[in-house]
Context: one part of a larger RNA
RNA sequence: CGUAUACGGUGGAUGCCUUGGCAGCUGGAGGCGAUGAAGGACGUAGGAGCCUGCGAUAAGCCCUGGGGAGUCGGCACACAGACUUUGAUCCAGGGAUUUCCGAAUGGGGAAACCCACCUGUUUACAGGUAUCGCAUACUGAAUACAUAGGUAUGCGAGGCGAACCCGGGGAACUGAAACAUCUAAGUACCCGGAGGAAAAGAAAUCAACCGAGAUUCCCUGAGUAGCGGCGAGCGAAAGGGGAUUAGCCCUUAAGCUCUUUAUGUCUUAGUGGAAGGAUCUGGAAAGUUCCGCGAUACAGGGUGAUAGCCCCGUACACGAAAAGGCACAUUGAGUGAAAUCGAGUAGGUCGGGACACGUGAUAUCUUGACUGAACAUGGGGGGACCAUCCUCCAAGGCUAAAUACUCCCAGCUGACCGAUAGUGAACCAGUACCGUGAGGGAAAGGCGAAAAGAACCCCGGAGAGGGGAGUGAAAUAGAACCUGAAACCGUAUACGU
Numbered sequence: 001c002g003u004a005u006a007c008g009g010u011g012g013a014u015g016c017c018u019u020g021g022c023a024g025c026u027g028g029a030g031g032c033g034a035u036g037a038a039g040g041a042c043g044u045a046g047g048a049g050c051c052u053g054c055g056a057u058a059a060g061c062c063c064u065g066g067g068g069a070g071u072c073g074g075c076a077c078a079c080a081g082a083c084u085u086u087g088a089u090c091c092a093g094g095g096a097u098u099u100c101c102g103a104a105u106g107g108g109g110a111a112a113c114c115c116a117c118c119u120g121u122u123u124a125c126a127g128g129u130a131u132c133g134c135a136u137a138c139u140g141a142a143u144a145c146a147u148a149g150g151u152a153u154g155c156g157a158g159g160c161g162a163a164c165c166c167g168g169g170g171a172a173c174u175g176a177a178a179c180a181u182c183u184a185a186g187u188a189c190c191c192g193g194a195g196g197a198a199a200a201g202a203a204a205u206c207a208a209c210c211g212a213g214a215u216u217c218c219c220u221g222a223g224u225a226g227c228g229g230c231g232a233g234c235g236a237a238a239g240g241g242g243a244u245u246a247g248c249c250c251u252u253a254a255g256c257u258c259u260u261u262a263u264g265u266c267u268u269a270g271u272g273g274a275a276g277g278a279u280c281u282g283g284a285a286a287g288u289u290c291c292g293c294g295a296u297a298c299a300g301g302g303u304g305a306u307a308g309c310c311c312c313g314u315a316c317a318c319g320a321a322a323a324g325g326c327a328c329a330u331u332g333a334g335u336g337a338a339a340u341c342g343a344g345u346a347g348g349u350c351g352g353g354a355c356a357c358g359u360g361a362u363a364u365c366u367u368g369a370c371u372g373a374a375c376a377u378g379g380g381g382g383g384a385c386c387a388u389c390c391u392c393c394a395a396g397g398c399u400a401a402a403u404a405c406u407c408c409c410a411g412c413u414g415a416c417c418g419a420u421a422g423u424g425a426a427c428c429a430g431u432a433c434c435g436u437g438a439g440g441g442a443a444a445g446g447c448g449a450a451a452a453g454a455a456c457c458c459c460g461g462a463g464a465g466g467g468g469a470g471u472g473a474a475a476u477a478g479a480a481c482c483u484g485a486a487a488c489c490g491u492a493u494a495c496g497u
Base pairs, nucleotide, nucleotide: 001496002495003494004493005492006491007490008489009488015482016446017445020417021416022414023413024412025411026410027409028408029406030405031160032159039101040100041099042055043054044053046079049075050074051073061095062094063093064092065091066090070083071082072081106115107114108113116129117128118127119126120125131157132156133155134154135153136152137151138150139149164195165193166192167191168190169189175182179229205212206211216243217242218241219240220239226234227233247398248397249396250342255335256334257333258332261329263327264326265325266324267323268322270318271317272316276291277290278289280287292309293308294298300312301311302310347371348370349369350368351367352366353365354364357383378393379392380391381390382389433440434439453481456468457467458466459465
């Protein structure tokens, strides 16, 4: 040095576990904000830090209801001091307080800071003072009337929020095996606006000589008819079957919103809730054996191993002083509300855009420019156009449901994951750390049933670490703590060289 065996070290795979995730289902909710939000800064406990809660009334104050024995949130023990059957802590509803920043709004500003004025009034404190829009009143130039402007008061708005929705703008990579029309795609993205849904909507619609009868959504029609450097690709509609149904107004309605009251119901705390003992093994019984019982409850979880009957629950049955939702009825108010049956409209020409339809033989819708009717004895459409025929009535408005989505709340489910998985994050994670910044972005779970977390002794630096002793079922479960693989490093023995 090698091989083998045994025993260790290192290491943290594997197994088991789950506080966390993932995907859904059902129901709810679908907003918060100048009565100052979302998000923060700084404070706040007897004692330092962080998290949670709260706000100078600061882990809290008041009222109402529930509840019934301990309590003073967590990491996090212990101490000190308090509260509590005169009902605390805790849970629910309502109220009070709510520093400073932040739309931030008195002015400024390098957010959490600086500096003001006015009124009340007494030092101190309280209230007010942003901008825009609308309304009203007053005032009022050049300039006579006026108007612009100014001032005051009242009301409203502003900002945030996951997706869904409507509108205004609007790419490129890519595909076409290159590329320009085309595609990607009216997608991504930007902006504006709204609601719990939005949008659309009661035929100037389809159809085809028969008829249907607002809109929306699903299945089909159908990858059909078509469009298309007829390439790549794009791609209907009628009709049929379903979901849901609702119609109305411009002669002031249907409806919608707010509000008063009553009834019912639901939500926001809760309450009751059946039935088991012994034996054996064991550290421990829920396991074994024996004999019972409940079940509208054998869902689930916990308890020293696997419990219907030990605990929490579960089936079932009940419950609200207060606040809120919904339904119906009811009181009052607002909205609808622009206008007078639709004229610079329909139509036309030119240029665009939308329609599955790329200008094509291209109807239809829309409109930037220029034009420009008729008036129900009228007008539009039926895919060039004309006639006949059929059908409808534009240029005003409202409208629930069926549909889309899930930041959020509750319950439930999983041939979903089980710590390199599952969210980036099971753990004080959008943290530590990196970056001027936009932004990027981790690692990190497990002693034991219970801390019973090792008194005391010894070596040692008043160490680190270890040896005894003790606890425990177990300490090769000792906090670097379940299991403890491999690589890697040793010790002992045997053999070989």
This is a predicted structure of a 497-nucleotide part of an RNA (large-subunit ribosomal RNA, domain I) from Microbulbifer yueqingensis. Lineage of the source: Bacteria > Pseudomonadati > Gammaproteobacteria > Cellvibrionales > Microbulbifer. It was read from a public genome assembly. Its Rfam family is "Bacterial large subunit ribosomal RNA".